[in-house]
Predicted 3D model of an 88-nucleotide RNA (c-di-GMP-I riboswitch aptamer) from a Thermodesulfovibrionales bacterium. The model forms 95% of the base pairs in the Rfam consensus.

RNA sequence: CACCGACAAAGGCAAACAAUCCGAAAGGGUUGGACGCAAAGCCACUGGCCUAAGUCCCUUUCAGGGAUAUGGUAGCAGGGUUGCCGGA
Repeated sequence: CACCGACAAAGGCAAACAAUCCGAAAGGGUUGGACGCAAAGCCACUGGCCUAAGUCCCUUUCAGGGAUAUGGUAGCAGGGUUGCCGGA
């Protein structure tokens, strides 16, 4: 240095839930809180999944239904990139 991930050491992050704000929603921010995580640091490139404002179509008195991402998810997987420690 690479690989690897210890009942090691120092630490780190923060699910659900609650309060509050943003958003059409999915979801996100902040505070509290910990389910867990060796990258649960960062990135929407590939696939998946979530939502459907807008657009299109159907029905149509009202109302509603369907399709679709330009929206989201990095704590879905792959990939890229950076990083703490160093026993076997």